Notes: The part of an RNA shown here (small-subunit ribosomal RNA, 5' domain) has 520 nucleotides and comes from an uncultured bacterium. RNAcentral holds the full RNA, with entries from ENA and SILVA. The prediction has a mean pLDDT of 83.
Context: one part of a larger RNA
RNA sequence: GAAUGAACGUUGGCGGCGUGGAUUAGGCAUGCAAGUCGAGCGAGAACCCGCAAGGGGGACAGCGGCGAACGGGGUAGGACAACGUAGGUAACGUACCCUCGGGGCGAGGACAGCCACGGGAAACUGUGGGUAAUACUCGAUAAACUUCCCAAUCAUUAUGGAAGGGGAAGCAAUGGGUGUGAUUCCACCUGGGGAGCGGCUUACGCAGUAUCAGCUUGUUGGUGAGGUAACGGCUCACCAAGGCGACGACGCUUAGGGGGUGUGAGAGCAUGGCCCCCACCACUGGCACUGAGACACUGGCCAGACACCUACGGGUGGCUGCAGUCGAGAAUCUUCGGCAAUGGGCGCAAGCCUGACCGAGCGACGCCGCGUGCGGGAUGAAGGCCUUCGGGUUGUAAACCGCUGUCAGAGGGGAUGAAGUGUGCGGGGGUACUCCCCUGCACUUGACAGAGCCUCAGAGGAAGCACGGGCUAAGUUCGUGCCAGCAGCCGCGGUAAUACGAACUGUGCGAACGUUAUUC
Numbered sequence: 001g002a003a004u005g006a007a008c009g010u011u012g013g014c015g016g017c018g019u020g021g022a023u024u025a026g027g028c029a030u031g032c033a034a035g036u037c038g039a040g041c042g043a044g045a046a047c048c049c050g051c052a053a054g055g056g057g058g059a060c061a062g063c064g065g066c067g068a069a070c071g072g073g074g075u076a077g078g079a080c081a082a083c084g085u086a087g088g089u090a091a092c093g094u095a096c097c098c099u100c101g102g103g104g105c106g107a108g109g110a111c112a113g114c115c116a117c118g119g120g121a122a123a124c125u126g127u128g129g130g131u132a133a134u135a136c137u138c139g140a141u142a143a144a145c146u147u148c149c150c151a152a153u154c155a156u157u158a159u160g161g162a163a164g165g166g167g168a169a170g171c172a173a174u175g176g177g178u179g180u181g182a183u184u185c186c187a188c189c190u191g192g193g194g195a196g197c198g199g200c201u202u203a204c205g206c207a208g209u210a211u212c213a214g215c216u217u218g219u220u221g222g223u224g225a226g227g228u229a230a231c232g233g234c235u236c237a238c239c240a241a242g243g244c245g246a247c248g249a250c251g252c253u254u255a256g257g258g259g260g261u262g263u264g265a266g267a268g269c270a271u272g273g274c275c276c277c278c279a280c281c282a283c284u285g286g287c288a289c290u291g292a293g294a295c296a297c298u299g300g301c302c303a304g305a306c307a308c309c310u311a312c313g314g315g316u317g318g319c320u321g322c323a324g325u326c327g328a329g330a331a332u333c334u335u336c337g338g339c340a341a342u343g344g345g346c347g348c349a350a351g352c353c354u355g356a357c358c359g360a361g362c363g364a365c366g367c368c369g370c371g372u373g374c375g376g377g378a379u380g381a382a383g384g385c386c387u388u389c390g391g392g393u394u395g396u397a398a399a400c401c402g403c404u405g406u407c408a409g410a411g412g413g414g415a416u417g418a419a420g421u422g423u424g425c426g427g428g429g430g431u432a433c434u435c436c437c438c439u440g441c442a443c444u445u446g447a448c449a450g451a452g453c454c455u456c457a458g459a460g461g462a463a464g465c466a467c468g469g470g471c472u473a474a475g476u477u478c479g480u481g482c483c484a485g486c487a488g489c490c491g492c493g494g495u496a497a498u499a500c501g502a503a504c505u506g507u508g509c510g511a512a513c514g515u516u517a518u519u520c
Stems, first nucleotide, its partner, number of pairs: 001520004006516005013370006019363002026326003030323003035066003040063002047056003073281003083205007092198003097194007105139004114129006145170006153161003175186002207253003214244003219241008256278004260271004283304005306317004334360001336359003342356001343354004373403004383394004407461001409456004416449002422443009464509005469490003475504005485492002
């Protein structure tokens, strides 16, 4: 000099864009953060119509499907099963999406909800009856696919492979909406291909320490078996005795990695906050279930610590989601608005949900921009300070005169962020007034922000901080008297201190200026 997720001191007008729990991965009150589908299913409250019968209506709950493995947070652990780069997978998986084929025949028994009777303070739960499905089960069919067998044939000593072919086994919801009508709309089953995503694997690179020198028994390899989507000591039985190591094994300490970021002419050094990619974690430890996908942050089970409720028998909970609170700390924000946009889940759709996200709020925390006026004005006023007492300086500075109107203030109007979706009326296409697709016109969607513009008033509302011995731009007087104090280094202060304190004055920067800490 440059830099920072900074803090502290003094001061503080406006705006834009960023950014803000770095310490206790310490504990958490409260609210919200994952639902959706009635076009899968049965049932159906309130309410409305009706004298009634009945009809309409459709909440909450339940079965079922999809989602909940994404999105969001954190960096504890981990020096390697991470990460980065380049490969491999003939050793593998893939729900939703795109594309190309094939298909849909028949039957059955339950379980919630519900009803009845119970248990319990609660959380919850028992027994009996009975019910639907795109839930579950069984049978039929099978082009293709998977697995197995046979086999022309190929190579061969044994034996191994095998395109095409033959055989066996395995796999299904005639579901829903609209409609006069479904091959055509939405779903479903079964296959081929793709995209994207993921699993596994190889090489190289990627901290400190030798005052850690030897480490290892599923250890290293083989055979066989099991297991997995898949290779493999992944697991097991048997066999062999290997494997790693001064090119640093093993141990200990520290640490998430990268894109990047800071600095520097570069080489390098330091660093990994915000944003993006990857990994890992979810009170602590362990475990599996479901599923295309998890060993699953707001799922389950067990154990532990902690906290809460209790009728003492027993239960409940997990903010390293968004806000917020306590604690510790030098230190880090609102218990805000909205789904209008973008994106995600579900749904044919309308739509619902979304603390993702978009916005607003707070903080000079950072960067950038703007303003705090402009011109004139000497008898060089007053006051202050200095003085050789003549004067000098503050200083055109002020007063005063004349202007302007940025920002802030008041009022008005307002481009844009909005594309859609739906409805109505049309046009075209798919055998089609109706269903689907494309398209024209009209109406309809903004939480929040608002550039630019017009009008009003009036210099009015807006300057400080540090420093002045040398380094280093800028000095005088007074006070103090090795005291009080200063200080980055050299060093100042013991009666004339340009170095302490104050005043005046000057210098630097300026909504900031200094200090501290840290990096180059």